[in-house]
Molecule: glmS glucosamine-6-phosphate activated ribozyme aptamer
Organism: Acidimicrobiia bacterium
């Protein structure tokens, strides 16, 4: 230093897949003048969720963890998972400060109503590139959400104790 093999990473709306779908292929069996078509078998492959929000730290635990777009195979099915729920630890709020409670998570009180603005990608159009094919990829163009989030109302919560001025 090369080649060669194997494992780890390059994933968190993620990743896989033995169902069923779909391709190519090889055999067989029908059908058919023939091209070809159906069907069983084998063998190799392809799709299997579109982006928007989401994480204080550790530890458990249940099992349909938010929102909408869409031509609805986005089918069924696994596994993980920033969501829920409970202990501790740190934090923020509750009075100025402490401890106890309560409530949240750094946008640092829940909840429910009207109403305000805002952004996405797939899809689409038009190019390119792999594949025998299903199908996959990349580059361009142009468009459209909701939840969170703000305003207001309205419900519940803003407690106890010592300090200190």
């Nucleotide at each position: 230093g090369u080649c060669u093999g194997u494992g780890a990473u390059c994933a968190a709306g993620c990743g896989c897949c033995g169902g069923u779908c779909c391709u190519c292929u090889u055999c067989g069996a029908g059908g058919u003048g023939a091209c070809c078509c159906u069907c069983g078998a084998g063998g190799a492959g392809g799709c299997g969720a579109c982006g928007a929000g989401g994480c204080a730290g550790a530890g458990g635990g249940a099992g349909a963890a938010u929102c909408g777009a869409g031509c609805c195979g986005u089918c069924g099915g696994c596994g993980g998972g920033u969501g829920c729920c409970c202990u501790c630890u740190c934090g923020g709020c509750u009075u100025c400060u402490c401890a106890c409670g309560g409530u949240c998570g750094u946008c640092a009180c829940g909840g429910g109503a009207c109403g305000g603005g805002a952004c996405a990608a797939a899809u689409c159009c038009g190019g390119g590139g792999a594949g025998c094919g299903a199908u996959c990829c990349c580059c361009g163009g142009g468009a459209c959400a909701a939840a969170g989030c703000c305003c207001u109302c309205c419900c519940g919560a803003c407690g106890u104790g010592a300090g200190c001025u």